[in-house]
RNA sequence: UGAGUCGUCCAGACGGUCGCGUCAGUUUUACUGCCGAGGAACGUCCGGGCUCCUAAGAGCACGAUGGUGGCUAACGGCCACCCGGGGUGACCCGCGAGCUAGUGCCACAGAGAACAGACCGCCAACGGAUAGUUGGUAAGGGUGAAACGGUGGAGUAAGAGACCACCAGAGGUGAAGGUGACUUCAUCUGCUAGGUAAACCUCAUCGGGAGCAAGACCAAACAGUGGACGCUAAUUAGCUCUUAUAGUCCACGGGUAGGUUGCUAGAGCCUUCUGGUAACAGUUGCGCCUAGAUAAAUGGCCGUCCGCGCCGGCAGGCAUUAUGCCUUACCGGCGCGACAGAACCCGGCGUAUCGGGCGGCUCAUCCC
Numbered sequence: 001u002g003a004g005u006c007g008u009c010c011a012g013a014c015g016g017u018c019g020c021g022u023c024a025g026u027u028u029u030a031c032u033g034c035c036g037a038g039g040a041a042c043g044u045c046c047g048g049g050c051u052c053c054u055a056a057g058a059g060c061a062c063g064a065u066g067g068u069g070g071c072u073a074a075c076g077g078c079c080a081c082c083c084g085g086g087g088u089g090a091c092c093c094g095c096g097a098g099c100u101a102g103u104g105c106c107a108c109a110g111a112g113a114a115c116a117g118a119c120c121g122c123c124a125a126c127g128g129a130u131a132g133u134u135g136g137u138a139a140g141g142g143u144g145a146a147a148c149g150g151u152g153g154a155g156u157a158a159g160a161g162a163c164c165a166c167c168a169g170a171g172g173u174g175a176a177g178g179u180g181a182c183u184u185c186a187u188c189u190g191c192u193a194g195g196u197a198a199a200c201c202u203c204a205u206c207g208g209g210a211g212c213a214a215g216a217c218c219a220a221a222c223a224g225u226g227g228a229c230g231c232u233a234a235u236u237a238g239c240u241c242u243u244a245u246a247g248u249c250c251a252c253g254g255g256u257a258g259g260u261u262g263c264u265a266g267a268g269c270c271u272u273c274u275g276g277u278a279a280c281a282g283u284u285g286c287g288c289c290u291a292g293a294u295a296a297a298u299g300g301c302c303g304u305c306c307g308c309g310c311c312g313g314c315a316g317g318c319a320u321u322a323u324g325c326c327u328u329a330c331c332g333g334c335g336c337g338a339c340a341g342a343a344c345c346c347g348g349c350g351u352a353u354c355g356g357g358c359g360g361c362u363c364a365u366c367c368c
Base pairs, nucleotide, nucleotide: 001364002363003362004361005360006359007358008357009356010355012305013304014303015302016301017300018299020036021035023033024032025031026030038339042350043349045348046347047346048345049344050211051210052209053208062207063206064205065204066203067081068080069079070078071077082096083094084093085092086091097202098201102200103199104196105195106194119141120140121137122136123135124134125133126132149167150166151165152164153163168192169191170189171188172187173186174185175184176183177182215261216260217259218258224252225251226250227249228248229247236244237243268288269287270285273282274281275280306337307336308335309334310333311332312331313330316326317325318324319323
């Protein structure tokens, strides 16, 4: 310098102006002040807190998970390792238990699709025959995604792990290392075993259900229940008289309308040190943090600057003591600045995202 790989950060800035929401204040109904979305607030896929269901203990069913060890409140998440695969490498990918528990399925083609199989071929017998029939044969050909180890020998009528040597694999036993998955070595068995569990199923582990529209509290109105007074006057018409009027008052009550709460400072972030390979745990600090709406606020416009792209122009531009750097520079114009938006909270995962910055590592080439 080029190519690559992994991780992380920003998510335009400042000012003016007009608005919106919570809260506080005031000269109290209008002003002032503070604060006011995200890395994913999204999808609602997984896990937990919290709440209610009398209780949530056991079993069945159903569902989820699935190498090993650890972390965690928990997880389908994370870390480390093992095994398999890809890459020269950094590194990346794995829905990674069990088809030797059983049952099922394997299109088309093909003779045959799982302890099988004779279509062509090879061999033998019968036959006049090279036709044909019967039998043997999985070496060779053909079909297929897949045809029941490979090479060589010996053997045979022809052949075949039927036998032998080596190679590859599988299983059993033993030893060593490791917490373990597993690895290495030795030895035995001719054992040669197809795929599919995202087919039923088996094994192990986990899961009671519903969710903030959970739930708790206050509580009109209209019914209802009980009591008191009254039915020719209690009550009401301001009071007394007159007149008119048959109901009036109190308590309870269920919890509708409505309101309050739950509600946001927390398994939080940063930092110091300690332990751990790490995830993480503990610890230090006058450290940091400020939405909480309820039909739902967090926005619009203008100016300057910033970043990127395109077009045009100039031969210069920028920093500076020398001098160095840049042409992807410098000047001007236009356009663009994403994805998306809280609604009980938190931990993850997945997905979307204009552009830009930083760092670790790898490979190739060149220079010293």
Bacterial RNase P class A from Boudabousia liubingyangii, 368 nucleotides, folded computationally. RNAcentral holds the sequence, with entries from ENA and Rfam. It is recorded under the gene name rnpB. Its Rfam family is "Bacterial RNase P class A". By type it is a ribozyme. The coordinates come from a structure-prediction model, not an experiment, and the mean pLDDT is 77.